[in-house]
Context: one part of a larger RNA
């Protein structure tokens, strides 16, 4: 020096554990904000650096309920205290709520400064005033209203709108109306009661799912893109206006009337209504008022076990019991009967939201023909575009721009150029629950989900430390023990550290603390060179 064995050191793998996370289901909630939000700054405790709570009334104040023995947050300690005259704690309501922040009296390098102490700005309403320009309008002023703004995860609608990529290059095309930006809204949004779909038979608003179907089609007919009808389901709901006509008020008037506002009337495609005549008091509701079942926000009751072994019993052994409760968790090992609970059952002073039901309010029919009405710079057309699965194509249907420009039921539109016939519908006004989408958030539950290099980036004082001028990037880090019983006292040492003693079931569980692999480093013994 090597090999083997034993015992250690170092290290933190492995198995075990779980405070945390992940996914989903059901239910709730789906907003907060000028009555000042979200988010912060600074304060606030007897001692208080941090977190949490709170706001100069500052780990809190008042009140109404619950609850019933301790309390004085995490978080020890000392001190002062509170509490069966019911504290702490839990829930409802109320008060207070500095400064910044939309931040709004003015300013500003947010949390500060200044003054005359203020709704700053926008909007709406009323009145006054008032240009170019006569009437007017724009603009200006005063008063009132307190309506908007800002924040917020996804879902929704709309406007603007890429590129990498694919086409094995690339330009039409694709990626994709995606990402991104912007505006707007709601708990959903959008859509919606046929100028529909069909095809000789019919259906009967819209939305969503399955299918139709990778079909019909579109396509440098390349890459690729890609329906609809019909069928089966979920849900189910229909309404209000414009006009004709009548009336009132006001204005204009050539006295014929016309215009404006309001009220009545009226709402349809086997055409409807006005108009003329006849008849009638029932049905329904999405709106308003009342109503308040049941629900949510604290809680209450709740069965049944002992001995022995052990450090400790829930395990073994012995003998019992409950069960509408043998879900689960905890307890010194493995507990139906020790504790919390579980099955079952009861409960609200107050607040929130709310079903049935009641009332207001609104709402129907039949006949008839002459006349009148049935949504106009609209429909259509030309040109230029977009969107429709559809790339201009034979290109309908829908929308936009420029130009042109009808008809009123003997009307008009559609049925994929166009025409005829036939069939279907009734545009150019509006509203509409449910079925559908999503989850920042709350509650409950579940898991052939993870178990500390996993699971959220974060099980832990994490969007922290740290990096970056900045936008932004972004960690590591869990486990003594049943209980601190956390090692009094003695010894070596400056200390660190250790040896005794003591605690404990265990200290090779001693805080660098459960298990403690390997690499790596030693000590001892044996063999060997």
């Nucleotide at each position: 020096g090597g090999c083997u064995c034993a015992c250690g050191g170092u290290g933190g793998a492995u198995a075990c554990c779980u405070u945390g996370g992940c996914a989903c289901a059901c239910a709730g909630a789906g907003g907060c904000g000028a009555u000042g939000a979200a988010g912060g700054a600074c304060g606030u405790g007897g001692u208080u650096a941090c977190c949490u709570g709170c706001g100069a009334u500052a780990a809190g104040u008042c009140u109404c309920g619950g609850g019933g023995a301790g309390c004085u947050g995490g978080a020890a300690a000392c001190a002062c205290g509170c509490u069966u005259u019911g504290a702490u704690c839990c829930g409802g309501g109320a008060a207070u709520u500095u400064c910044c922040g939309a931040a709004u009296g003015g300013g500003g390098c947010a949390a500060c400064c200044c003054c005359u102490a203020g709704a700053a700005c926008g909007g709406c309403u009323a009145c006054c005033u008032g240009a170019a320009u006569c009437c007017a309008u724009a603009g200006g002023g005063u008063a009132g209203c307190g309506c908007g703004a800002g924040c917020c995860a996804a879902c929704c609608c709309a406007g603007c709108g890429a590129a990498c990529u694919g086409a094995a290059a690339c330009a039409u095309c694709u990626u994709a109306g995606u990402a991104g930006c912007u505006g707007g809204a709601g708990g959903a949004a959008a859509g919606g009661a046929a100028a529909g779909u069909a095809a000789a038979a019919a259906c009967g608003a819209c939305u969503c799912c399955c299918u139709c179907a990778g079909u019909a089609g579109c396509g440098g007919c390349g890459a690729g893109c890609g329906a609809a009808c019909g069928g089966g389901g979920a849900a189910g709901a229909g309404c209000c206006u414009a006009a004709a006509c009548c009336g009132a008020u006001g204005g204009u008037u050539u006295c014929g009337a016309c215009c404006a506002u309001c009220g009545g009337g009226g709402u349809u495609g086997u055409g409807g209504g006005a108009c003329a005549g006849c008849a009638a008091c029932g049905u329904g509701u999405a709106u308003c008022a009342g109503g308040g079942a049941g629900a949510u926000u604290a809680g209450g009751a709740g069965a049944a076990g002992c001995g022995u072994u052990u450090g400790a019993a829930u395990g073994g052994c012995g003998c019992g019991c409950c069960a509408c409760a043998g879900a689960g968790g905890g307890u010194g090992a493995a507990a139906g009967c020790c504790c919390c609970g579980u099955a079952u059952u009861c409960g609200a002073a107050a607040a929130u939201g709310a079903a049935a039901c009641u009332g207001g309010c609104c709402u129907a029919g039949c006949u008839g023909u002459a006349u009148c009405c049935c949504g106009a710079g609209u429909a259509g057309c030309a040109c230029g575009g977009a969107g429709c699965a559809c790339g201009u194509g034979a290109a309908a249907u829908u929308c936009c721009g420029u130009g042109u420009g009808a008809a009123u039921c003997c009307g008009c539109g559609a049925g994929g150029a166009c025409c005829a016939c036939c069939u279907c519908g009734u545009a150019a006004g509006g509203c509409u629950a449910a079925g559908u989408a999503c989850u920042c958030c709350u509650g409950u539950g579940u898991g052939a989900c993870c178990g500390a290099u996993a699971g959220c980036g974060c099980a832990a004082c994490a969007g922290u430390a740290c990096c970056g001028c900045g936008a932004g990037g972004g960690a590591a880090a869990g486990g003594u023990g049943a209980a601190a019983a956390g090692a009094a006292c003695c010894c070596c040492g400056g200390g660190a550290g250790g040896g005794g003693a003591g605690u404990g079931a265990a200290a090779u569980a001693g805080a660098a603390c459960a298990u403690g692999a390997a690499a790596c480093c030693g000590u001892g013994a044996g063999c060997u060179u």
RNAcentral holds the full RNA, with entries from ENA. The part of an RNA shown here (large-subunit ribosomal RNA, domain I) has 529 nucleotides and comes from Candidatus Allofontibacter communis. Lineage of the source: Bacteria > Pseudomonadota > Alphaproteobacteria > Candidatus Pelagibacteraceae > Candidatus Allofontibacter. The coordinates come from a structure-prediction model, not an experiment, and the mean pLDDT is 84. Rfam family: Bacterial large subunit ribosomal RNA. Rfam links the family to the GO terms structural constituent of ribosome and ribosome.